Predicted 3D model of a 583-nucleotide part of an RNA (large-subunit ribosomal RNA, domain V) from Solanum pimpinellifolium. Its mean pLDDT, the model's own confidence on a scale to 100, is 82. Its Rfam family is "Bacterial large subunit ribosomal RNA". Rfam links the family to the GO terms structural constituent of ribosome and ribosome. The RNAcentral record of the full RNA draws on SILVA. NCBI's taxonomy places the organism under Eukaryota, Streptophytina, Magnoliopsida, Solaneae, Solanum subgen. Lycopersicon.
Context: one part of a larger RNA
Parts: sequence; structure tokens; C1' cells
RNA sequence: CCUGCACCUGGACAGAAAGGCCGUAUGAAGCUUCACUGUUCCCUAGGAUUCGCUUUGGGCCUUUCCUGCGCAGCUUAGGUGGAAGGCGAAGAAGGCCUCCUUCUGGAGGGCCCAAGCCAUCAGUAAGAUACCACUCUGGAAGAGCUAGAAUUCUAACCUUGUGUCAGGACCUACAGGCCAAGGGACAGUAUCAAGUAGAUUGUUUCUAUGGGGCGUAGGCCUCCCAAUAGAACGGAGGUGUGCAAAGGUUUUCUCGGGCCGGAUGGACAUUGGACUUCGAGUGCAAAGGCAGAAGGGAUCUUGACUGUAAGACCCACCCGUCAAGCAGGGACGAAAUUCGGCCUUAGUGAUCCGACGGUGCCGAGUGGAAGUGUCAUCGCUCAAUGGAUAAAAGUUACUCUAGGGAUAACAGGCUGAUCUUUCCCAAGAGCUCACAUCGACGAGAAGGUUUGGCACCUAGAUGUCGGCUAUUCGCCACCUAAGGCUGUAGUAUGUUCAAAGGCUUGGGCUGUUUGCCCAUUAAAGCGGUACGCGAGCUAGGUUUAGAACGUUGUGAGACAGUUCGGUCCAUAUUUGGUGUGGG
Repeated sequence: CCUGCACCUGGACAGAAAGGCCGUAUGAAGCUUCACUGUUCCCUAGGAUUCGCUUUGGGCCUUUCCUGCGCAGCUUAGGUGGAAGGCGAAGAAGGCCUCCUUCUGGAGGGCCCAAGCCAUCAGUAAGAUACCACUCUGGAAGAGCUAGAAUUCUAACCUUGUGUCAGGACCUACAGGCCAAGGGACAGUAUCAAGUAGAUUGUUUCUAUGGGGCGUAGGCCUCCCAAUAGAACGGAGGUGUGCAAAGGUUUUCUCGGGCCGGAUGGACAUUGGACUUCGAGUGCAAAGGCAGAAGGGAUCUUGACUGUAAGACCCACCCGUCAAGCAGGGACGAAAUUCGGCCUUAGUGAUCCGACGGUGCCGAGUGGAAGUGUCAUCGCUCAAUGGAUAAAAGUUACUCUAGGGAUAACAGGCUGAUCUUUCCCAAGAGCUCACAUCGACGAGAAGGUUUGGCACCUAGAUGUCGGCUAUUCGCCACCUAAGGCUGUAGUAUGUUCAAAGGCUUGGGCUGUUUGCCCAUUAAAGCGGUACGCGAGCUAGGUUUAGAACGUUGUGAGACAGUUCGGUCCAUAUUUGGUGUGGG
């Protein structure tokens, strides 16, 4: 070196199972609720099935009859109109009794008596209840209509009966006929409507995002980043309007600042001078503009017009922007001109649907109408702002599916802010003396053991902390052996050079790594190896399903909070290794 046998498992990101963690899907399902839309149960009301007699108190209409007092005034004048006469033996004035009300008067009834009583005049805002008509406030009586409440009746309807019948046996199984009893226009039923139970149904529960969640944002305008254009969860700010003048035109003017002077008067009021060229102002953010103006005044006005539009800018589309000119009828100006809002760039919302007005295009045989079209206007923090619906929140560790290393947690990789080690300078400490030793403020490197950043392999699986087992490597050296310096007398130290041969303990607590403690030791080193090692072991922790506590949530549930319990597969093909044969 070739080839066997028996063993061990470090690797073949070994096998097994389209990852259960994570995110995505306009995927699914279970569950919850003060998510949304329904359904049922339940409750309540109306009319129906559903009839009779009373009592009662409301409302409306109608007939008759009363009631009505500010002051002045014969007096208790409701209002308006007509009206010069009206009433009276069918009993006027007056008196007595009774009723109502009370301001002390009016009205009704009965009795006596027997012929008058009231108005037109004077006062009052208003003139006669002398008379008639209508009517108001409050009230009484009668008739009618209507809804209600209460009691009652029996014939609907309901219930009960070990009452009776049943013709062919039985009916003390149910149902049936008759009878009796008890309720009774209730209940029950069907219908229609209001309310109301996650009891139940179907669903929704946005996106961006240096993983996701929490946070923040989502349209439009200005600037920087940004020397064509241009992004970011890059930086700095605004906006969801305002104005009938802050628009148009004609005409006119110059602001602000500091300096000097002038009564009160001052840093600052009003006033004069000279200097400064734009530093003021522009309705509001910023930028770009603007000086006989785009800023400040004044006059007259409504072009903040109607119908159009060549040509351009921007641009995926839809939108958006500028605009000469033509026609009509105007404003200002002597006129030329200028004027289709504002110094410019923000001040916003498609389509459907609906509404008001105009027009008169259509009008279901015809004429109309309803309705539609067309023109103009209006109604959306549809603000998640190109707006899915008129209408919508959560939870899942009981979970499922699809696909993702397009995207997180372990490990690896890149980086090296952080970390560890080292070096330079030397202010200072060290009695004196920077450098025996320590070394501020700063500066340069190395390493790849920490915490991170990135998201590059792996989601048709790279098993995760700690311990056990048996190894190996680095040196920035814990001990052991040899040196230098010393603020090295010796002992014991300090610091440093070269050095990895060997060595580096046993226990208590905790799942612990770590840490603290006990007793030793020459010493009880620091790290790498997928934070070495689960196809070698364990399974205490983390990290499923059960259960509980605290906290939180209305709840389903949740918690780098706690607690008890909880399936660790495998016959080694190859490589590697150990032992032992043959050639």
C1' cells in the first nucleotide's frame, strides 16, 4: 500500500416528517364581546277569532239658559252690528219666603198685590239686558258621537271528571258523543309592528415598516440633502383658508434704519435736516420675486364676464398648468391700452346615488303625465385623502393549510460601534525625581471570547441552556524551570522578557453558566473548537397540550412573572478512528 473481521460514532450541514417557532396570504377554522348585518326565543301594543247588560269619569259637536264690577258715570257697561221704540191681565213696579254666589248683587221658583216698567237727553274712549242677531271667558242642564276604565253575564273559546254511552269485547290507554263542574270574552292561536339574549348565522378586523408587534405616518405646498432627474421610519416648516376689497382700471406716492436738531417728550408718539438703495412691506409657511412697484393712498366701478380656442408645459392613465386670437355685451381712462380675480407656488375629493332650478331631447297604441336625458349648482375629516360596502372588533399555547431562508429567534458569515489586549505622547502622583510603580486629556493598532448592526447559506428541519464522558488546539502564562529592572538588605513581593513540556483539587446552595462560602493545594489560568461534544448519555431549566396563584383584559385570553406535571427514534452504506488477521 491492497484486502478482510470485530468494534466506536467526529463528518457526509447523515436518515425519518413539503418546520409545530417567525413572518406572509385581501387562506381556513375554534372561541369571545358594549365589532357589523341578520335569525330565533322572550316581552309589549293594534286589529281578527270576539258576544250581551250596567256603572263611571274624559274629549268633540249641537240645543237651551246663566256668568262678566279699574276711575268718572242714574249702575256690576264682555265685544260687534242693526235699531226708535220695546215689554206688560198668558200679570208691570213693589213686598215676603227659598236656592246660587258674594264686591253684596244677579238669576230662577212660590205667595200677596194689581198697572205700570225701560229706552231716546247729561256724563264716558265706548250707550243702553228697551229690543233683535252673531260671538268671547267661565259654568249648568239635555240630546248625539267617540276612545277608555271597572264590574258582571253566557253562548264563542279553554280546562277538569274513577259521571254516563259506545249498538260485536274493552275504554281506570288515547281520542269520540252526551251530561256535570270550573274559568270566560280573558287565555290560547294566526297576523302585523316596536324593543330585546353571542342563544344562533355569515363575515370583517388596512398598509408602510432595516422581521413582526408597540410607536409613528398615509392628501397637498416650500426649502435643504440634490451641479439633469431623483429615494429614505433623512433634516426644517406649513396647509384643509382669507378678502365685496386684500378684485378691475385710472392716477399719485416711497419704505425701514441709525445720526443730528426742536416745549412738556423719556430708548420709543408728532416735527425738521442730511446719510443709507431696498435692510421695510407683501392677509398666512418657506423659497423665488418686487422701488416713480408686485409695496402705501385716492377716484370710478364689478372682467371674481358669456361662447370658444391655435399652440405649448407636465405626464403610465386619470388629473393638472400657461395661453395669443375670434364673437357678444361691458368697466376704467382724453387716449393708446388694460381687465376671463388676488406677486407666484398650498387651501383639496373621481364615479355612482340623491336634491333644487333652466331647457323641452325622449315619452312603451295616440294625447298627456310619471320618469329619463341635457345645462348650471349643491350634498362626502369617502383625511387609510385614485375614494373595495349604505353598514364591521378581538383571541388562539386546541389549532390547520399554502408557500417563504424574499423575513425573525440558535449557530455560521461580514462589520467591529461596544468589548478585551496592546502601543504612542506625557499633565500629574510617587518627600526630591514623568517613565521602580501608577498614569489624566488625547492619538494609533491588534483580536474576534461580550452586547450589538446587517439579513448572506439553511423554513421538502443546521435539535436549543447546563451537567456527565473521553479528546484536541491557541497563548494574551495560574503553578513549576531560567533571566532583566526595582522605590531588589534577607524573606515575601512588584513589573517585564523568552517559554505551552507537564500540571491546574474536594465539597455546600442554585437547573444554572456565573457567583458566594468551607477546607486544602505548587497552582486551583484565560480562551477557541456549531457559546466543541444529545445517529455518545441525561432532561433539572427553557419551549406544546392539563392545572393554579399574582397582575391585566368586559371577555375569549395574555405575561424574558411564579408554581406542580409532561413519549429523547434509529439494524452504520461511506469517510474517520481503535483492535486484530491475510497478501